This is a predicted structure of a 73-nucleotide RNA (transfer RNA) from a Chloroflexota bacterium. Its Rfam family is "tRNA". By type it is a transfer RNA. The sequence is in RNAcentral, with records from ENA. Taxonomically the source falls in Chloroflexota (Bacteria, Bacillati).
[in-house]
């Protein structure tokens, strides 16, 4: 240099072309609840790596970039 695998809240992870302006847990913020604090509950917070292209319809299929790993010379 070549070939392969992957990228979704701050961490983890679910999604298999319409039911997803994307759910779950941990985490944080505020409330309840306690003398307090801690667990407990309830509410909230915050995401499809970026550029095309397919298609009525894309996290989700393609290709390229970029960034993580693996094999190979």
């Nucleotide at each position: 240099g070549g070939c392969c695998c992957u990228a979704u809240c701050g961490u983890c992870u679910a999604g298999a072309g319409g039911c997803c302006u994307a759910g779950g847990a941990c985490g944080c913020c505020a409330g309840c609840c306690u003398u307090u604090c801690a667990a407990g509950c309830u509410g909230g917070u915050a995401g499809c790596a970026c550029g095309g292209g397919u298609u009525c319809g894309a996290a989700u299929c393609c290709c390229g970039u970029u960034g993580g790993g693996g094999c190979u010379a």